[in-house]
RNA sequence: GCCGCCGCAGCUCAAUGGCAGAGCAGCCGCCUUGUAAGCGGGAGGUCCGGGUUCGACUCCCGGCGGCGGCUCCA
Repeated sequence: GCCGCCGCAGCUCAAUGGCAGAGCAGCCGCCUUGUAAGCGGGAGGUCCGGGUUCGACUCCCGGCGGCGGCUCCA
């Protein structure tokens, strides 16, 4: 340099055109003599730019980042 895959909550992942979700972690509360466990509650968001569309996490283009493969030089 080229090719492929991936990028969504702090972490691991769903959602594949039509209201952005789950588990764990963290926060608050209940329970307990206290801690853990358990129960309840609220908060937290799509890597960046552009395009298509009535409507984009989803489709298209470019960029950035990660992983893997190939090639060249040494």